Background:
Model confidence (mean pLDDT): 83 of 100. This is a predicted structure of a 94-nucleotide RNA (c-di-GMP-I riboswitch aptamer) from an Acidobacteriota bacterium.
RNA sequence: UGCCGAUAAAGGCACACCACGUGCGAGCGUGGGUCGCAAAGCCAACAGGAGUCAAAAGCACCUUGAGUUGUUUUGACUUGGCUGGGUUGCCGAA
Numbered sequence: 001u002g003c004c005g006a007u008a009a010a011g012g013c014a015c016a017c018c019a020c021g022u023g024c025g026a027g028c029g030u031g032g033g034u035c036g037c038a039a040a041g042c043c044a045a046c047a048g049g050a051g052u053c054a055a056a057a058g059c060a061c062c063u064u065g066a067g068u069u070g071u072u073u074u075g076a077c078u079u080g081g082c083u084g085g086g087u088u089g090c091c092g093a094a
Stems, first nucleotide, its partner, number of pairs: 004092002012037002017032006035081001041087003046084003049079006056073005
C1' cells in the first nucleotide's frame, strides 16, 4: 500500500414517527428523533428492480353508462436506507 473488518479508538450518518415548508404525486428540504448502517459519503447521463404522474392503444372485469378498476406498452419524474456497479474517505487487530 492492497485485501479485509475487531467486544479496538476517535468520530460520522439518521429508519419509523412528529412539526414546518415544498411538489399533481411518488417524494424532497429544515428542525426534533434514533431503527439501524463499515461507506446508510457521492453518482439515477452505467445496468436492473420498485414507485408516481400523464396520454394513447390492447386485454380482463363490472356495466349498457362510454365511466371505474386491474394489467401491458410509451414518456417524464422519484428512489443510492432496493440490488449490481463506478468513485472518494477514518482507523489498523486477526